RNA sequence: GGCUCGUUCGUCUAUCGGGAGGACGCCAGCUUCUCAAGUUGGAGAGAUGGGUUCGAUUCCCAUACGAGCUA
Numbered sequence: 001g002g003c004u005c006g007u008u009c010g011u012c013u014a015u016c017g018g019g020a021g022g023a024c025g026c027c028a029g030c031u032u033c034u035c036a037a038g039u040u041g042g043a044g045a046g047a048u049g050g051g052u053u054c055g056a057u058u059c060c061c062a063u064a065c066g067a068g069c070u071a
Stems, first nucleotide, its partner, number of pairs: 001070007010024004018054001026042005047063005
């Protein structure tokens, strides 16, 4: 250089075109003499930019980053 794959809450991980979910963590309430544990609730994410579509995390292109194969 060429080709292939990947990028989703703080972390890990689902979601094969229409409600973005779960676990741990975080915050608040309840419980407790206090803490922990338990329980209930809450905040929190689609790498970036375009395109297709009524509608895109999902399909297409480019870019960035990471991994692998190859010369």
The prediction has a mean pLDDT of 81. The RNA shown here (transfer RNA) has 71 nucleotides and comes from Mariniblastus sp. NCBI's taxonomy places the organism under Bacteria, Planctomycetota, Planctomycetia, Pirellulales, Mariniblastus. Its Rfam family is "tRNA". Rfam classes the family as a transfer RNA.